Molecule: transfer RNA
Organism: Candidatus Woesearchaeota archaeon
RNA sequence: GGGCCUGUAGCGUAAUCCGGUAGCGCAUUCCCAUGGCAUGGGAGGAGUUCGGGUUCAAAUCCCGACAGGUCCA
Numbered sequence: 001g002g003g004c005c006u007g008u009a010g011c012g013u014a015a016u017c018c019g020g021u022a023g024c025g026c027a028u029u030c031c032c033a034u035g036g037c038a039u040g041g042g043a044g045g046a047g048u049u050c051g052g053g054u055u056c057a058a059a060u061c062c063c064g065a066c067a068g069g070u071c072c073a
Stems, first nucleotide, its partner, number of pairs: 001072007010026004020056001028044006049065005
């Protein structure tokens, strides 16, 4: 330098194929139960790597960039 794959909440992941309310587990905050802890129950906050395009509508499709992985040189 080139090919391919990946990028979603603090962490791990689903939704992508087939565009239509962004979900789950752990963690975290508050409340309840206990004398307290463990634990259990209830409620909440937090996310689509970035820019542009297509579309009524984009995490999803298209283009470019960035980052990581892998292979080739």